[in-house]
């Protein structure tokens, strides 16, 4: 350095249910898995959403950039 068919470690955790917080979108924790080879981390582009509509916010499990990294293969 590429690449994710197989097969391992182990890791994250939609929906839905709860508790807590936010005006909201959402976030956090707790339960529990549809799924995920970056479903780690960053709001740069688009996009989608909220609102007290501002010099204001949310989505990284929308899609593309970036930066770090487990495992397997191959070089």
């Nucleotide at each position: 350095u590429g690449u994710g068919u197989c097969a391992a470690a182990g890791c994250c955790a939609a929906a839905c249910c709860u508790g807590u917080u936010g005006c909201g979108a959402g976030a956090c924790g707790g339960g529990g898995a549809c799924g995920g080879a970056a479903a780690g981390c960053c709001a740069c582009g688009g996009g989608u959403c909220u609102c007290a509509c501002g010099c204001a916010g949310a989505c990284a499990g929308c899609c593309g950039g970036g930066c770090c990294g487990c495992c397997a293969c191959a070089g």